[in-house]
A computed fold for a 72-nucleotide RNA from a Tepidisphaeraceae bacterium, annotated as transfer RNA. Rfam family: tRNA. Rfam classes the family as a transfer RNA. About the family: Transfer RNA (tRNA) molecules are approximately 80 nucleotides in length. The prediction has a mean pLDDT of 80.
RNA sequence: GCCGACGUAACUCAAUGGCAGAGUACCGCAUUUGUAAUGCGGCUGUUGUCGGUUCAAGUCCGACCGUCGGCU
Repeated sequence: GCCGACGUAACUCAAUGGCAGAGUACCGCAUUUGUAAUGCGGCUGUUGUCGGUUCAAGUCCGACCGUCGGCU
């Protein structure tokens, strides 16, 4: 330099173009002599950035940024 994949909550990952979710973690309550475990509830998000298409974009298109891989 060229090609490809990926980028969503603190972490690991979902989500047919139609209200952004789960598990873990964290916080509170219950339970316990106490802790752990368990149960219930709660808190989390500019979906990498900027544009485009669309009534509507995490999703489709383009550019850029970043990570990883391949080729040279």